[in-house]
RNA sequence: GAAGUCAACUAGAUGGUCGCGGAAACAUGUACCGAAAGGUCGUUUCUGAGGAAAGUCCGAGCUCCACAGGACAGGAUGCCGGGUAACGCCCGGUGGGGGUGACCCUAAGGAUAGUGCAACAGAGAUAUACCGCCAUUCGCAAGAAUGGUAAGGAUGGAAAGGCGAGGUAAGAGCUCACCGGCAGUUCAGGUAACUGGCUGGCCAUGUAAACCCCAUUCGGAGCAAGACCAAAUAGCGGGAAUAUGGAGCGGUCCGCUUCUUCCCCGGGUAAGGUCGCGUGAGGCUGUCGGCGACGGCAGUCCCAGAUAGAUGAUCAUCACCUCGCAAGAGGAACAGAACUCGGCUUAUGUGUUGGCUUCUUAC
RNA sequence: GCGGGUGUAGCUCAAUGGCAGAGCACCGGCUUCCCAAGCCGGCAACGUGGGUUCGAUUCCCAUCACCCGCUCCA
Numbered sequence: 001g002a003a004g005u006c007a008a009c010u011a012g013a014u015g016g017u018c019g020c021g022g023a024a025a026c027a028u029g030u031a032c033c034g035a036a037a038g039g040u041c042g043u044u045u046c047u048g049a050g051g052a053a054a055g056u057c058c059g060a061g062c063u064c065c066a067c068a069g070g071a072c073a074g075g076a077u078g079c080c081g082g083g084u085a086a087c088g089c090c091c092g093g094u095g096g097g098g099g100u101g102a103c104c105c106u107a108a109g110g111a112u113a114g115u116g117c118a119a120c121a122g123a124g125a126u127a128u129a130c131c132g133c134c135a136u137u138c139g140c141a142a143g144a145a146u147g148g149u150a151a152g153g154a155u156g157g158a159a160a161g162g163c164g165a166g167g168u169a170a171g172a173g174c175u176c177a178c179c180g181g182c183a184g185u186u187c188a189g190g191u192a193a194c195u196g197g198c199u200g201g202c203c204a205u206g207u208a209a210a211c212c213c214c215a216u217u218c219g220g221a222g223c224a225a226g227a228c229c230a231a232a233u234a235g236c237g238g239g240a241a242u243a244u245g246g247a248g249c250g251g252u253c254c255g256c257u258u259c260u261u262c263c264c265c266g267g268g269u270a271a272g273g274u275c276g277c278g279u280g281a282g283g284c285u286g287u288c289g290g291c292g293a294c295g296g297c298a299g300u301c302c303c304a305g306a307u308a309g310a311u312g313a314u315c316a317u318c319a320c321c322u323c324g325c326a327a328g329a330g331g332a333a334c335a336g337a338a339c340u341c342g343g344c345u346u347a348u349g350u351g352u353u354g355g356c357u358u359c360u361u362a363c
Numbered sequence: 364g365c366g367g368g369u370g371u372a373g374c375u376c377a378a379u380g381g382c383a384g385a386g387c388a389c390c391g392g393c394u395u396c397c398c399a400a401g402c403c404g405g406c407a408a409c410g411u412g413g414g415u416u417c418g419a420u421u422c423c424c425a426u427c428a429c430c431c432g433c434u435c436c437a
Stems, first nucleotide, its partner, number of pairs: 001359009010349001012318007020048007029041001031040003050334001054345002057343005062222004069254004074218005079093005094108001095106004109213002114211002116207003130153002132149007161179002164176003182200003187196003226275004236266004245259004282301008320331004364433007373387004381417001389405005410426005
C1' cells in the first nucleotide's frame, strides 16, 4: 500500500422568531363547556421520540379469574457449564462444517422401544443374483440347467465399513496390518460436554424441522387488563335452568368460588369522566470481583405521557456529500412512543476510531 | 393497541413429502347466413427469502401482503 475480518461510536450542531403536548409554582371570576362527574381559559420556569419507537417472534413485571390446585390431552425447549427477575436470549467451552488466515456457521438428545416413508431408475431399497466370475452336469459346438459368489459392471441421494495383502474353484472380515465406526470396562485429564489410551468382536442404510420415546418446562386472559364516579340500582320482549342447576374456569374430567333470582338472545340508553400512567429488574460516573455475559459497593440525576392523538415550521452561521473555476445550487436514510421492561428478528444514511489476519513493497 | 386467521392459473377452489389439477374466464379451430350454445385444442399459478430432506405447494424459520374479532353500564 492492497484485500479482508471483528467490534465501538454517530443518527448534524449552535442561536433567534412563531406554534403545539406535558409537569410544577403563582394567579383566577359567583367566567366558559357539560345533565352530572369532571374539565378549560392567564403568566413564569422546566421538559418533550428511536436505535430500531417497527414486526408482535420469545421472556417477564402488573391486573383480574382459587394465595393458581390435581389428572389427561396439548404446546415449547433439547451438547456441557455459567449469567439473569425470566427466556427459545447472552457469555465461555465441547463436537461437527467452511476459510491460507484473522474469523465465521451450527434446531447438536434418542434410528438395537415400536410404527411409517424411501417416488423414478434399478435384478434387488433393507431385501436381492440382471450382466459378469467360478464349480458340477448335459451337449461335437454354440450354449443350457443347477449351485456358489457381493471382488467387478450397470441404476440410484443411499447397494451390507474403506484400502492393501494373504486366502479361495471363484469370492467374501474368512484371516491380518492401517484407518473409520460401534460396544465394553478399567486407566489418565476435565465441574461437565468431551479428549487420550486399553480390550473385544465386526451385526445392525437414511429420515425424528414423520409419528413417536426420553428429559426439562408451561394455568388462562390481557391496560379495550382492572378500579372508581356520572341523570343510572332507569327500564322492554322472548327463552332455558332452578341444586342431579346456572355462571366463573379459554380442550375434557375432578376440585374450588359464587348465585336465589340469576343466565342467554333480541331490542333500547350512554358512548362521558378520573385513576391505572411515569422512581424504574431506571440512567450516568467511579471503584472492586469475574476470561466473559454479569454482579457488589459508593456518589449523582429525574429524563415524553397524548386519547383522533403534541414532539413542528422558518431564518442565520458552521460541519458532511454531489455539481460548479468561482459566486452559488441541490442533497442527507430507515422510520415515528401509546401500561412498562429484558431480548430476538427485520429496515436503514454518513463517516470516524480501534484490534487482528493475508499478500506485496521498502528499510 | 391486543388477539386470531389466510396466501396456488385473471376469478373461485383442490392436491398423502414423489409429473401441480378442476370449473368459470381468455385465445385458436369446427359448426352457423351471423351470434349464442355445443365439440376439439391451447395459454396461464404454489406471496418472497433461507433451512431440513435424495426430493418441499406440503415440514421448520424469517419476511411481505390481506382479512376477521374486541369496550363499559344496567
About this RNA: Two RNAs folded together computationally: RNase P RNA and transfer RNA, 437 nucleotides in total. The coordinates come from a structure-prediction model, not an experiment, and the mean pLDDT is 78. It holds a member of the Rfam family "Bacterial RNase P class A". It is annotated as a ribozyme.